[in-house]
Context: one part of a larger RNA
């Protein structure tokens, strides 16, 4: 230059109380405003203590700060069931032997690793200044191990089934919310009216269990028999007969029933429980304790669930392990199996906080970036758009 420009979204302040040396800015109260398919709530990734409580105000915060993601100090993360880990496996890494190559090493078998996928089980309420599907109360599930009792063919790294899966569409039955009456409590108006067809509010309960509905799939079953399933097999796969209700076809051809397998929700239980608006007591005004009404019905309804279904289409859409079955070697007084019943277990590791953000990537407390879940009301075709609920913010001169 110059005490100039700036002080980082024009969502917006006012007041009254407190606290203090000192208040526009911090606390707390009343208005008023602003977001509300977010500017609210939860989560992966990241980050790493920033979470809570005291307490301090140098610097740090585009100004003050008694305040803070800031200094110090002390506290906080609790799991058989969430998630890793372990069990499987994709791409795709390493890779015993091998091939290859002056050499370093390249490739790649059987292996081994690798989740963004597959694989056993928990909800409801309560609590803390900060943690909860971890802690407590109440009801619940699963796996394997030890052992008892009865049965008994039992057994794998192999065989088989199943897990097993595009893409578009369409229509059913439900549910979750929602919305309305009824119901229960409380109120009756500082200003004309307001006991009334008035107004606030609240009307909420899970997993599990019993039983298999709406619906989708399948013909089922038995004897014999067999060049496949790298070896066997009662399993699978051909074949050959015989059994099974109605109707109907040229046809065991097509519907239906009966079976079987599946399969939402609802009802009953769970729950003589919980939680509840209130309403009494005490209170250090922060909470604390005690009691506790009503807790129902009708509409409206999803992009959730039944559906991994259906229904078409042509591009023809993961592997494996878990399970279910079947034998081989091999066991057959054992071992193993199956049902019941007891009994001991169920380890390590992560859990705060912040996640469209002043805590993550951007040199910053940066108008920019960032993946999934949630999805209230009136109005509408809507997740647009306006307005508003919960809940959060007025954006640090």
């Nucleotide at each position: 230059g110059a005490g100039u420009a700036a002080c980082g979204a024009u969502a917006a302040u006012g007041g009254g109380g407190g606290u203090g040396a000192a208040a526009a800015a911090c606390c707390u109260c009343c208005a008023c405003g602003c977001c509300g398919a977010a500017a609210g709530a939860c989560c992966a990734a990241g980050g790493g203590u920033u979470c809570c409580u005291g307490u301090c105000c140098a610097a740090c915060g585009u100004u003050a700060a008694u305040c803070g993601g800031g200094g110090c100090a002390g506290g906080g993360u609790g799991a058989g069931u969430c998630g890793a880990c372990u069990c499987c496996u994709a791409a795709g890494g390493c890779g015993a032997g091998g091939c290859c190559g002056a050499a370093a090493g390249g490739c790649g078998u059987a292996g081994u690793c690798g989740a963004u996928g597959g694989g056993a089980a928990a909800c409801u309420g309560g609590u803390u200044a900060a943690u909860a599907u971890u802690c407590c109360a109440g009801u619940a599930c699963u796996c394997g191990c030890u052992u008892a009792u009865a049965u008994u063919g039992c057994g794998a790294u192999g065989g088989g089934g199943u897990g097993a899966c595009g893409g578009a569409g369409a229509a059913g039955g439900u549910u979750a919310g929602g919305c309305u009456a009824g119901c229960a409590u409380g109120g009756c108006g500082a200003u004309g009216g307001u006991u009334g067809u008035c107004c606030a509010u609240g009307u909420u309960u899970a997993a599990g269990g019993u039983a298999g509905u709406a619906g989708g799939c399948a013909a089922g079953u038995g004897a014999c028999u067999u060049a496949g399933g790298c070896a066997a097999a009662u399993c699978c796969g051909g074949g050959u007969c015989g059994c099974u209700c109605u109707c109907u076809u040229u046809a065991g051809u097509g519907a239906g029933a009966a079976u079987g397998c599946u399969g939402a929700g609802a009802a009953c239980u769970g729950a003589u429980g919980a939680c509840g608006a209130g309403u009494c007591u005490c209170u250090a005004c922060g909470g604390a304790g005690a009691u506790g009404a009503a807790g129902u019905a009708g509409u409206u309804g999803a992009u959730a669930c039944c559906c991994g279904g259906c229904u078409u289409c042509c591009a023809g859409g993961a592997a494996a392990a878990a399970c279910c079955u079947c034998u081989a070697a091999g066991c057959u007084u054992c071992a193993g199996a199956u049902a019941u019943g007891a009994g001991a277990g169920a380890a390590u590791c992560g859990u705060a906080c912040c996640c469209c953000a002043a805590a993550c990537c951007g040199a910053c407390a940066c108008a920019g970036g960032u993946g999934g879940u949630u999805a209230g009301g009136u109005a509408g075709a809507g997740a647009a758009u306006a307005c508003u609920a919960a809940g959060g913010c007025g954006c640090u001169u």
The part of an RNA shown here (large-subunit ribosomal RNA, domain III) has 397 nucleotides and comes from Moritella dasanensis ArB 0140. The coordinates come from a structure-prediction model, not an experiment, and the mean pLDDT is 85. Rfam family: Bacterial large subunit ribosomal RNA. Its family is annotated with ribosome and structural constituent of ribosome in the Gene Ontology. The sequence was found in a public genome assembly.